RNA sequence: UUGGUCGACUCUGGAGAGAGACUGCAAGGCAGUCCACCGAAGGGGCUCAAGCUCUCAGGUCGUGGGACAGAGGGGUAUCU
Numbered sequence: 001u002u003g004g005u006c007g008a009c010u011c012u013g014g015a016g017a018g019a020g021a022c023u024g025c026a027a028g029g030c031a032g033u034c035c036a037c038c039g040a041a042g043g044g045g046c047u048c049a050a051g052c053u054c055u056c057a058g059g060u061c062g063u064g065g066g067a068c069a070g071a072g073g074g075g076u077a078u079c080u
Base pairs, nucleotide, nucleotide: 009072010071011070012069013068018035020034021033022032023031024030025029036060037059038058042056043054044053045052046051
């Protein structure tokens, strides 16, 4: 110096489980409490590992998040 890999970043895809009850408020929604449930942020336990398991946290219309997977030099001008 170049290339590859990994990570970050960007775009795309992305499951599961109550549109629960009660109360409060500025009442479209948010917050609190209670019961029921989910595992694919994170985390704990067992395990050589794979995996299994617990749900502390998180989540249970949508939005958002999301393990994981795929793709990805930039700028300018013209045309469509």